[in-house]
RNA sequence: GCGGUACUAGCUCAAUUGGUAGAGCACUAGACUUCCAAUCUAGAGGUUACGGGUUCGAGGCCCGUGUGCCGCU
Numbered sequence: 001g002c003g004g005u006a007c008u009a010g011c012u013c014a015a016u017u018g019g020u021a022g023a024g025c026a027c028u029a030g031a032c033u034u035c036c037a038a039u040c041u042a043g044a045g046g047u048u049a050c051g052g053g054u055u056c057g058a059g060g061c062c063c064g065u066g067u068g069c070c071g072c073u
Base pairs, nucleotide, nucleotide: 001072002071003070004069005068006067007066010025011024012023013022019056027043028042029041030040031039049065050064051063052062053061
C1' cells in the first nucleotide's frame, strides 16, 4: 500500500425483508433479613464509532473517515 471483518447501555451481546432500540450481568431504590449475601419487585442508563447520502422512514442500504483484529504484498 491492497483486501476482508468488527464497532449498539458501564461490560457481554441481540434487533427477521428498512418500520416504537432490547436482554443478561453490573448500577440505584424498595421488599425480605438482627446485619450482609442470595432471592423478589421497580427504576435509571443510548449522538447505534464519526461525517455525509438514499428513503415517508436507516442499527440494517450507499460513499468517505477513524480504531481494533486477520490476511496479502
Background:
The RNA shown here (transfer RNA) has 73 nucleotides and comes from uncultured Nitrososphaera sp. Its Rfam family is "tRNA". The family's RNA type in Rfam is transfer RNA. Its mean pLDDT, the model's own confidence on a scale to 100, is 82.